[in-house]
Context: one part of a larger RNA
RNA sequence: GGCGCACGGUGGAUGCCUUGGCGUCAAGUGCCGAUGAAGGACGUGGUACACUGCGAAAAGCGUUGGUGAGUCGUGUGCAGACGUAAGAGCCAACGAUGUCCGAAUGGGGAAACCCAACAGAGCAAACCUCUGUUAUCCCGAAAGGGAAGGGAACCGGGUGAACUGAAACAUCUAAGUAACCCGAGGAAGAGAAAAGAAUUCCGUAAGUAGUGGCGAGCGAAAGCGGAAGAGCCUAAACCAGUCGCAAGGCUGGGGUUGUAGGACCGUCAGAAGGACCUGGGCAGCGAGCAGAACGACUUGGGAAAGUCGGCGACACAAGGUGAGAGCCCUGUACGCGAAGCUAAGCAGGCCGGACGGUAUCCUGAGUACCGCAGGACACGAGAAAUCCAGCGGGAAGCUGGGAGGACCACCUUCCAAGGCUAAAUACACUUGAUGACCGAUAGUGAACCAGUACGGUGACGGAAAGGUGAAAAGAACCCCGGCGAGGGGAGUGAAAUAGAAUCUGAAACCGUGCGCUU
Numbered sequence: 001g002g003c004g005c006a007c008g009g010u011g012g013a014u015g016c017c018u019u020g021g022c023g024u025c026a027a028g029u030g031c032c033g034a035u036g037a038a039g040g041a042c043g044u045g046g047u048a049c050a051c052u053g054c055g056a057a058a059a060g061c062g063u064u065g066g067u068g069a070g071u072c073g074u075g076u077g078c079a080g081a082c083g084u085a086a087g088a089g090c091c092a093a094c095g096a097u098g099u100c101c102g103a104a105u106g107g108g109g110a111a112a113c114c115c116a117a118c119a120g121a122g123c124a125a126a127c128c129u130c131u132g133u134u135a136u137c138c139c140g141a142a143a144g145g146g147a148a149g150g151g152a153a154c155c156g157g158g159u160g161a162a163c164u165g166a167a168a169c170a171u172c173u174a175a176g177u178a179a180c181c182c183g184a185g186g187a188a189g190a191g192a193a194a195a196g197a198a199u200u201c202c203g204u205a206a207g208u209a210g211u212g213g214c215g216a217g218c219g220a221a222a223g224c225g226g227a228a229g230a231g232c233c234u235a236a237a238c239c240a241g242u243c244g245c246a247a248g249g250c251u252g253g254g255g256u257u258g259u260a261g262g263a264c265c266g267u268c269a270g271a272a273g274g275a276c277c278u279g280g281g282c283a284g285c286g287a288g289c290a291g292a293a294c295g296a297c298u299u300g301g302g303a304a305a306g307u308c309g310g311c312g313a314c315a316c317a318a319g320g321u322g323a324g325a326g327c328c329c330u331g332u333a334c335g336c337g338a339a340g341c342u343a344a345g346c347a348g349g350c351c352g353g354a355c356g357g358u359a360u361c362c363u364g365a366g367u368a369c370c371g372c373a374g375g376a377c378a379c380g381a382g383a384a385a386u387c388c389a390g391c392g393g394g395a396a397g398c399u400g401g402g403a404g405g406a407c408c409a410c411c412u413u414c415c416a417a418g419g420c421u422a423a424a425u426a427c428a429c430u431u432g433a434u435g436a437c438c439g440a441u442a443g444u445g446a447a448c449c450a451g452u453a454c455g456g457u458g459a460c461g462g463a464a465a466g467g468u469g470a471a472a473a474g475a476a477c478c479c480c481g482g483c484g485a486g487g488g489g490a491g492u493g494a495a496a497u498a499g500a501a502u503c504u505g506a507a508a509c510c511g512u513g514c515g516c517u518u
Base pairs, nucleotide, nucleotide: 001517002516003515004514005513006512007511008510009509015503016467017466020438021437022435023434024433025432026431027430028429029428030427031150032149039101040100041099042055043054044053046078047077049075050074051073061095062094063093064092065091066090067089070082071081072080106115107114108113116134117133118132119131120130121129122128136147137146138145139144154185155183156182157181158180159179165172169213200227201226202225203224204223210218211217231420232419233418234364238253239252240251241250242249243248258398260363261362262361263360264357265356266355267354268353273351274350276349277348278347279346284341285340288336289335294309295308296307297306298305310327311326312316318330319329320328369393370392371391372390374388375387376386379405400415401414402413403412404411454461455460474502477489478488479487480486
């Protein structure tokens, strides 16, 4: 030095565990903001570093309801208190307080700071301190009202790529995607020139019909089956009032459609229904309440295990308890519940008609449509309808007009050029349930004080890090040592090779002892 055996060190794999994640389903909920938001800074405790809570009334104050014998949030003690039915603490609801910054709004500013004016209060005072007010824009005669800023995803709109694919590349594709901007809401958008049967969403039709350097690709609709269902208001004619010299304007009535309807003339009626307002209100949500049934012996550190004998069950879901508990605890099944919220159905109010006649009036114009050049439609100009808007031209008007995929005829069907409209849908959150989801190099980046430490001028990037024990019972006291670190005794404990660098403790790697061997 090698090999083997034994025992260690180091290291932190593996096993087991789970406070944390990731999905799915169901129900519920969904905007905040000048009454100062979102987000922060700084404070705030007897002691106080951080987190949490709160705001100079500062881990809190008041009221109401619930619970309740304990309590003074966490890491975490020490000291000192509060409460025990005269109700502390905790939970729910409503209120009070709420520094400074931030749209930030009196002016300024390098956010959390600086400096004012006016009025009032304190004061002898003009100083000083405190309180209140003082930005801009829009509407309005004024009084007064509104806006702003934020929001993960979802939604509508505007502007709008390239890589890529086409095995190159230009039409095409990627894709109306990404990105940026504007705007809205709890949803948004859409919602009657479209037969029946408004819109929206899902399934199917169907990778079909089509479209396409007929390449790559793109890719419907009708219909059918479901979810949900809901329909309304105006402009005009005409009448009245009012203003105006007039043209006409304003207000009220009237009226709203296509087998035309309305005005106008005439005859009847007071309904069905309603998304609006008020009242009251089943169920639900919402702090909570109540909730059955077990003992002995044995082993053990410990009983829930084993044995014996019982019991409950609309409850044998689950979790905890010193090992594996229906009957120990929390719960579970069944049942109950205040304020407040929501809200089916109900009542009242308000809105809301029918028939006949006539052919005088009305029925949404720089509109429809056409041309040119574009865009959207699954549809790339194509035979290209339909929809949109730029430039130019430019109707009819009820004996009227649009559509039925060029266009014409016939036929059928509908009534544009004003507006509103729940639900079914999208997304997120909360609660509950659940998983042939993960189990600490996994699962969120984050199980742990993580968007932290740290890196970067910045935009931005972005970790590592879980486990003593049933209980701290966390090792009094003694010894070595530097009043160390570390260790040896003693003690605790079932166990200390469970000793805090703490469950298990693999391998690499490093040793000690013994045996064999070079």

Record summary
A computed fold for a 518-nucleotide part of an RNA from an Aggregatilineales bacterium, annotated as large-subunit ribosomal RNA, domain I. NCBI's taxonomy places the organism under Bacteria, Bacillati, Chloroflexota, Anaerolineae, Aggregatilineales. Rfam family: Bacterial large subunit ribosomal RNA. The coordinates come from a structure-prediction model, not an experiment, and the mean pLDDT is 81.